This is a predicted structure of a 358-nucleotide RNA (Bacterial RNase P class A) from Selenomonas sp.
The coordinates come from a structure-prediction model, not an experiment, and the mean pLDDT is 78.
The gene name in the source record is rnpB.
Rfam family: Bacterial RNase P class A. The family's RNA type in Rfam is ribozyme.
RNA sequence: CUGAGUAUCUGGGCAAUCGCGGGCAUUUUGUCUGAGGAAAGUCCGGGCUUCAUAGGGCAGCGUGCUGGAUAACGUCCAGCGGGGGCAACCUUAGGGAAAGUGCCAUAGAGACUUAGACCGCCGCACGGCAGGGCUGUGUUGGCAAGGGUGGAAAGGUGCGGUAAGAGCGCACCAGCAGUCAGGUGACUGGCUGGCUAGGCAAACCCCACGCGGAGCAAGACCAAAUAGGGAAGGGAUGAGGCGGCCCGCCGACCUUCCGGGUAGCGUCGCUUGAGCCGUCCGGCAACGGGCGGUCCAGAUAAAUGAUUGCCACUGUCUUAAGGCAGCACAGAACCCGGCUUAUAGGGUGCCCGGCAAG
Numbered sequence: 001c002u003g004a005g006u007a008u009c010u011g012g013g014c015a016a017u018c019g020c021g022g023g024c025a026u027u028u029u030g031u032c033u034g035a036g037g038a039a040a041g042u043c044c045g046g047g048c049u050u051c052a053u054a055g056g057g058c059a060g061c062g063u064g065c066u067g068g069a070u071a072a073c074g075u076c077c078a079g080c081g082g083g084g085g086c087a088a089c090c091u092u093a094g095g096g097a098a099a100g101u102g103c104c105a106u107a108g109a110g111a112c113u114u115a116g117a118c119c120g121c122c123g124c125a126c127g128g129c130a131g132g133g134c135u136g137u138g139u140u141g142g143c144a145a146g147g148g149u150g151g152a153a154a155g156g157u158g159c160g161g162u163a164a165g166a167g168c169g170c171a172c173c174a175g176c177a178g179u180c181a182g183g184u185g186a187c188u189g190g191c192u193g194g195c196u197a198g199g200c201a202a203a204c205c206c207c208a209c210g211c212g213g214a215g216c217a218a219g220a221c222c223a224a225a226u227a228g229g230g231a232a233g234g235g236a237u238g239a240g241g242c243g244g245c246c247c248g249c250c251g252a253c254c255u256u257c258c259g260g261g262u263a264g265c266g267u268c269g270c271u272u273g274a275g276c277c278g279u280c281c282g283g284c285a286a287c288g289g290g291c292g293g294u295c296c297a298g299a300u301a302a303a304u305g306a307u308u309g310c311c312a313c314u315g316u317c318u319u320a321a322g323g324c325a326g327c328a329c330a331g332a333a334c335c336c337g338g339c340u341u342a343u344a345g346g347g348u349g350c351c352c353g354g355c356a357a358g
Stems, first nucleotide, its partner, number of pairs: 001354003005350006012311007020034006036329001040340002043338005048215004055247004060211005065079005080094001081092004095206002100204002102200003118147002120143003123139007155173006174196001176193007219268003222264001229258006240250003275294008313326005
């Protein structure tokens, strides 16, 4: 200089005028404050509320290499194994297929347990040609080497062996079992053994761990109101409730009809919280702890807007001064932790490869 990888930040600024929501005050008015990194999707997890202080079993659902973090998680961090890349680095639902069941389309002779003879190889019998061989027919004979089909053909390569072959024997490799060493562990390395065990569990299933339901329209309260009535049916031999079933728990009302009344620009929940900022310490890190500072929207049909000036950024025109146009995705609604998706433009750190020069 160039091409990559990765992490992270920002995402318009200042001012004036007029408005809107909220707080406070001396309430005609003044003053302070007023969207985001995703406020979004509502996909996970938790707080909170309520129903038994949320209990047991079954069913159901979820998660799934190891260790850690956390309030918790399907999230995050650090690793292991597999795959990709020269590398930085990226990616991966990755427990069990020697418990059972099931599936493996098409093609193929045969698709999983003494597998499978289509072409083929060899033996034997008979025959022909002919000289140590070739060939035809038959076979209730042997063979998984070679060809062919397939994603996959029952370990791979080589040597020996054989009529031809075969883990039949041997060496190496892969895998399996045992054992030793290292590591908390996933796992890695060595040695020994018998020669061999197909794939699919985001198929059923098995194993381990986890999970109660509903959700701020939760829920609590308010003067008046839900009253007081009438009729029918059921009910302590249990109405009704606790998401399904069984247990267990609570324990007096419930259902239908007739007639009558009231409650809304209502209040709380509502924003001080696993909060934010700075700094120090522990830890590779996620994260945890100490100290100091700080308060940062709370609407309810729902405010956060409009206009103007100057500047910034991008494009374009002009010799120039300057002119014109544009300026992403989007927008709170009980609150947090994540994930996912959208996002014009701009900035920063670290690392890898190549080339050149010193």